RNA sequence: CGAGUUGGCCAGACAGUCGCCGCGUUCAAUAGAACGGGGAGGAAAGUCCGGGCUCCAAAGAGCGGGGUGCCAGGUAACGCCUGGGCGGUGUGAACCGACGACAAGUGCAACAGAGAGUAGACCGCCUGCCUGAUUUAUCAGGUCGGUAAGGGUGAAAGGGUGCGGUAAGAGCGCACCGUGCGGCUAGCAAUAGUUCGUAGCAAGGUAAACUCCACCCGGAGCAAGACCAAAUAGGGUUCCGUAUGGCGUGGCUCGCGUUGGAACCGGGUAGGUCGCUUGAGCCUGUGAGCGAUUGCAGGCCUAGAUGAAUGACUGUCCAAGACAGGACCCGGCUUAUCGGCCAACUCACCUC
Repeated sequence: CGAGUUGGCCAGACAGUCGCCGCGUUCAAUAGAACGGGGAGGAAAGUCCGGGCUCCAAAGAGCGGGGUGCCAGGUAACGCCUGGGCGGUGUGAACCGACGACAAGUGCAACAGAGAGUAGACCGCCUGCCUGAUUUAUCAGGUCGGUAAGGGUGAAAGGGUGCGGUAAGAGCGCACCGUGCGGCUAGCAAUAGUUCGUAGCAAGGUAAACUCCACCCGGAGCAAGACCAAAUAGGGUUCCGUAUGGCGUGGCUCGCGUUGGAACCGGGUAGGUCGCUUGAGCCUGUGAGCGAUUGCAGGCCUAGAUGAAUGACUGUCCAAGACAGGACCCGGCUUAUCGGCCAACUCACCUC
């Protein structure tokens, strides 16, 4: 000085005027007045996971179905987060992983190729026999057999290199590497090893194919649900059924509870209150821990609308308004995004 990687913070600020919503106090007694505080996000988005809460409901088991998938922790919980292992990408800081099992079984792999799974002989190499050529040696063709070291095909072809051996070859044998099994060492473990022994040892690939294994899982959802007031038509039709039946919040069976259900047509109401914001909450300090997180102490209260509130104008400052607006509430993940600030680390170049 340039390019990158990772983590954290901010999301306009201040003042004034008018307008909107809610809360508190006072005055009113109606829906008003005055005063005083407060009033959208880092993703509020997607509705993808996990819950709290409400109801079924007093609510169990199995089958079926679904989810996750290395190890150890964190958390209310998770498919999330932290740390580690293994594999991959990158010069690197770092980043990614749908990461259990193929010797339980069933499938799938076009074409090429002799052969693609307990899968082979096309070209070759060797030996015996026959024929021809040839001075011997040898060469060519045919046939019976042996071979899988050499060549070819393919994404992938019966572990690799070397030596011996053989008619020619082959783990056929040996050495080393690799692989399986069993120990030892380190680690809680996943795993790792300049480790020890043993066996010639290979029936490949694919499970984000079906499947097997381990663990986990009721359903519906604030338009849940509770209460108050008012109105109407305890209306009409059809079907099943009589406790051996019917009904009961995904399917089936058992159990349990209860005693009638279901479908269609028509009519009334759609008003109000609660749920509704004090939370697995936030901030500061300190202790434990590599970390996620957590103990203790102190402080703070931060929107609750309901045809849906926070808008407009002026002035100053400024980095600069992008993506974008709660509707029961939290913990995550993913996606979109103008910029600014801080810290650590990596690489290239130059100078000393």

About this RNA
The prediction has a mean pLDDT of 78. Bacterial RNase P class A from Shewanella morhuae, 352 nucleotides, folded computationally. The gene name in the source record is rnpB. The RNAcentral record of the sequence draws on ENA.